A computed fold for a 76-nucleotide RNA from a Patescibacteria group bacterium, annotated as transfer RNA. The coordinates come from a structure-prediction model, not an experiment, and the mean pLDDT is 80. Rfam family: tRNA. By type it is a transfer RNA. Gene Ontology term of the family: triplet codon-amino acid adaptor activity.
RNA sequence: AGGCCCGUAGCUCAGGGGUUAGAGCACCGGCCUUUUAAGCCGGGUGUCGAGGGUUCGAAUCCCUCCGGGCCUACCA
Numbered sequence: 001a002g003g004c005c006c007g008u009a010g011c012u013c014a015g016g017g018g019u020u021a022g023a024g025c026a027c028c029g030g031c032c033u034u035u036u037a038a039g040c041c042g043g044g045u046g047u048c049g050a051g052g053g054u055u056c057g058a059a060u061c062c063c064u065c066c067g068g069g070c071c072u073a074c075c076a
Stems, first nucleotide, its partner, number of pairs: 001072007010025004018056001027043005049065005
C1' cells in the first nucleotide's frame, strides 16, 4: 500500500428497508429477611462508531473517514 470481516445497552451478542431497537448476564428500585445472599415483583439504562448520500421511510443499502481483527504485497 491492497483485500476481507467486525463496530448495536455496562459485557457477550441477535436484528440485513417500515412493525415499539431486543435477548442473556450484569445493574437499579421494591417485597421478603435482624442484615447480607438467595428467591419474588418491576425497570432497558441506547446519538445502532462519525459524517454525508439514496429512499415516503435507514441500525439495515451506497460513499468517505475513525477504531479493531485477519490475509497479501513491499522494505530490511